The part of an RNA shown here (small-subunit ribosomal RNA, central domain) has 346 nucleotides and comes from a Cyclobacteriaceae bacterium.
Its Rfam family is "Bacterial small subunit ribosomal RNA".
The sequence was found in a public genome assembly.
Lineage of the source: Bacteria > Bacteroidota > Cytophagia > Cytophagales > Cyclobacteriaceae.
Context: one part of a larger RNA
RNA sequence: UUGGGUUUAAAGGGUACGUAGGCGGAUUUUUAAGUCAGUGGUGAAAGCCCACAGCUCAACUGUGGAACUGCCAUUGAUACUGGAAAUCUUGAGUUCAGUUGAGGUAAGCGGAAUUUAUGAUGUAGCGGUGAAAUGCAUAGAUAUCAUAAAGAACACCUAUUGCGAAGGCAGCUUGCUGGACUUGGACUGACGCUAAGGUACGAAAGCGUGGGGAGCGAACAGGAUUAGAUACCCUGGUAGUCCACGCCGUAAACGAUGAUCACUCGCUGCUGGCGAUACACUGUCAGUGGCCAAGCGAAAGCGUUAAGUGAUCCACCUGGGGAGUACGCUCGCAAGAGUGAAACUC
Numbered sequence: 001u002u003g004g005g006u007u008u009a010a011a012g013g014g015u016a017c018g019u020a021g022g023c024g025g026a027u028u029u030u031u032a033a034g035u036c037a038g039u040g041g042u043g044a045a046a047g048c049c050c051a052c053a054g055c056u057c058a059a060c061u062g063u064g065g066a067a068c069u070g071c072c073a074u075u076g077a078u079a080c081u082g083g084a085a086a087u088c089u090u091g092a093g094u095u096c097a098g099u100u101g102a103g104g105u106a107a108g109c110g111g112a113a114u115u116u117a118u119g120a121u122g123u124a125g126c127g128g129u130g131a132a133a134u135g136c137a138u139a140g141a142u143a144u145c146a147u148a149a150a151g152a153a154c155a156c157c158u159a160u161u162g163c164g165a166a167g168g169c170a171g172c173u174u175g176c177u178g179g180a181c182u183u184g185g186a187c188u189g190a191c192g193c194u195a196a197g198g199u200a201c202g203a204a205a206g207c208g209u210g211g212g213g214a215g216c217g218a219a220c221a222g223g224a225u226u227a228g229a230u231a232c233c234c235u236g237g238u239a240g241u242c243c244a245c246g247c248c249g250u251a252a253a254c255g256a257u258g259a260u261c262a263c264u265c266g267c268u269g270c271u272g273g274c275g276a277u278a279c280a281c282u283g284u285c286a287g288u289g290g291c292c293a294a295g296c297g298a299a300a301g302c303g304u305u306a307a308g309u310g311a312u313c314c315a316c317c318u319g320g321g322g323a324g325u326a327c328g329c330u331c332g333c334a335a336g337a338g339u340g341a342a343a344c345u346c
Base pairs, nucleotide, nucleotide: 004317005316006315007300008299012314014201015200016199017198021194022193023192025088026087027086028085029084030083031082033081034080035077036076037075038074039073040072041071042070049065050064051063052062053061054060091191092188093187094186095185096184097182098181099180100179103177104176105175106174107173108172109171110154114150115149116148117147118146119145120144121143125136126135162169163168206247207246208245209244210243211242215241216240220236221235222234223233258313259312260311261310262309263308266291267290268289269288270287271286272285273284274283295302296301319346320345321344328339329338330337331336
């Protein structure tokens, strides 16, 4: 660089909203900017290409032609694209009715378990392991019972389930609140798709301030194991995990699969609607699984939830290492994040 690619070989942005931009449904009229055709002007010469000619040939040179794929002006054409005007309803949306769910947020409540404290019963062990030891225990532990307190998480239901843009969301009740789906009518009339910058959200860990601290548990200490054991196992245990507010902005943020639209055999589960029915068979919309036709793929596999066939827009890739490093810049309290090379080397 491209008529190449991006599940797993390099490569889909963590997710959404949305600005510019790019792209965009049906019909009619108009315009003639793009587009197409004709004509005129210009497109220096040399060079390139073709023909002929001159040096004995050639290089070289000369003459003529072609070409200069372009630009400008003008006259036309009007299918397509664009501009203007009008109309339409199938894309998109609004409304009425119904359904649905661990969607979000705030408050309150509940039981089991754990630990601790106090009291009671009771006596010599308990605990732990592959085996042990550290540890706890006659100052009465472990075990059993009663009472109290605290914090965190919600067994069964639970699923191949559901909801959410993603991260994610699960005890119960209530308030507030976002979405999706379905049926039929009415309404708006292309209001759409994508989305560089931008903005918002964004697990865990971490940071700041103030609380909280039951269990678990980086660091740390001890006991084991071992040749050693800065580990795996055991006994403890601080940050943290929890709450409020504010930062951080990253993950194998994964379906390792960008968003939207159209088209392309079927079978079989599940979820939420609608419809139909005497029974039976069967239908339809949205979602979520399994298996497959065609097709695709290097294969594994994918296969109406595409990795098939096409369209639009965005993001990204271009041998391995050096390196997601250095430098600069932006952001951050910091940790660091974002952007992101080269020398050299194979």